[in-house]
Order: sequence, then structure tokens, then C1' cells
RNA sequence: AUCGGUUUUCGGGGCAGGGUGAGCUAUGGCGGGCAAAAUCGUCACAAGCAAUUCCCGACCGGCGGUUAUAGUCCGCGAUGGGUGAGUUUCUUACCCUUGAACCGGUGAAAUUCCGGUACCGACGGUACAGUCCGGAUGGGAGAAAACCGGA
Repeated sequence: AUCGGUUUUCGGGGCAGGGUGAGCUAUGGCGGGCAAAAUCGUCACAAGCAAUUCCCGACCGGCGGUUAUAGUCCGCGAUGGGUGAGUUUCUUACCCUUGAACCGGUGAAAUUCCGGUACCGACGGUACAGUCCGGAUGGGAGAAAACCGGA
């Protein structure tokens, strides 16, 4: 220098400000009722409330790699599905699925920097969600440190 083992810690961010108003609703009409009552049904609707999901606009970007720095290049993780195994509320292996960028400039080298203009974002809930609530005080790609051992 390198290798192996054990343990510990860390390990995802984001609707400012406006517009519209599906709806809710005092009350009223009609129906109904023995009744001028009530429950209920139906239509209309004031003030007010009302989509962080719609519209304008705003904001965010896991991990490893890459001759030069990445949400959009290569790969991984999580989510969803399938098959098999196991000490079967669970764990694990494999497979499938799983989003998006171009142009110009600089330079030895950059779809990574600079300029310009774009694009993407799981599942369930809810007025239709990358941003709210939930699974999740979860899981995880990985990062760091300590100790021990061999050589």
C1' cells in the first nucleotide's frame, strides 16, 4: 500500500403572491304531512368560507461514475408487478417495469462550466398534487469514523 471482520454515526428538497370557484351555507319556494310543526326530498341563494391539486406565477433536485463540476449521459436505490426459497404478520434472490435537453461559447477535454431556450418527476387520500396529508421516527443506493486481525 492492499485485504478481511466487528461496531457506530450520517444518509431528500420544494407553492411566496394572486385569479377562478366545484362545493358548504342563514333564508326562501315547491313537495310531503291532519296541520300554519318537524325529520326528509328538491330548486334557488346573501354575507362568509372554499383547489398549496385547476389558471398566472413561484420553488425543489437522492447515490456512485464520467480526461471538466450532471434532476435530463452511464448505472444504482426507493415504488409497482412476477417467480423461487426460507426459521412464512416477515426475510431474501432473480427478472420485468420505472421521467426528462438541446443549441451556442470557452477549453486539450464539459448533453456536467458559462449564456440561451426547454423538459421531467411513483403509489394512496383529497376539487385533478414533483411541492399538502399518508405508508415513512420506514427503507435505501451509498458516505464517514473507530476498533480488531492477517500479511
Background
A computed fold for a 151-nucleotide RNA from a Spirochaetales bacterium, annotated as FMN riboswitch aptamer (RFN element). Its Rfam family is "FMN riboswitch aptamer (RFN element)". Rfam's curators write: The RFN element is a highly conserved domain that is found frequently in the 5'-untranslated regions of prokaryotic mRNAs that encode for flavin mononucleotide (FMN) biosynthesis and transport proteins. This element is a metabolite-dependent riboswitch that directly binds FMN in the absence of proteins. In Bacillus subtilis, the riboswitch most likely controls gene expression by causing premature transcription termination within the 5' untranslated region of the ribDEAHT operon and precluding access to the ribosome-binding site of ypaA mRNA.The FMN riboswitch structure, reported in present an FMN-bound six-stem junction, adopts a butterfly-like scaffold, stapled together by opposingly directed but nearly identically folded peripheral domains. NCBI's taxonomy places the organism under Bacteria, Pseudomonadati, Spirochaetota, Spirochaetia, Spirochaetales.